[in-house]
Parts: sequence; structure tokens; C1' cells
RNA sequence: GGGCUCGUAGCGCAGCGGUAGCGCACGUCGUUCGCAACGACGGGGUCGCGGGUUCGAAUCCCGCCGAGUCCA
Repeated sequence: GGGCUCGUAGCGCAGCGGUAGCGCACGUCGUUCGCAACGACGGGGUCGCGGGUUCGAAUCCCGCCGAGUCCA
């Protein structure tokens, strides 16, 4: 320098044009003498950044940044 994969909640991941979700973690309540476990409810995201296409973009296209991997 070039190819490919990836970037979504604190962490691990799903979602492949039509209101952003799951698990764990976190908070409150219940249960307990108390803790853990368990149960119920809840908070948390401008979907890496910028632009384009579209009535509508996390999703499609272009550029950039970062990570991994392969080639030179």
C1' cells in the first nucleotide's frame, strides 16, 4: 500500500428499508433476622463520524476514523 470481516446500552451480542431488542450488569419493590439466590417492575442508545439515495436508513451507496485478519 491492497483485499476481507467488524464498529448497536456498562459488557457480550441480535436486528439486513417501516416506532431499536435479548442476556448479563445496574436501580426500586417483594421474599430473608441479614446476605445470596429467586420473583415483579424500571432506568439506560442522536446504532463509530460525515455525506448521498429514499416518503422513510442501524439496514443500501460513497468518503473518513478505529479494531481484527490475510497478501505484499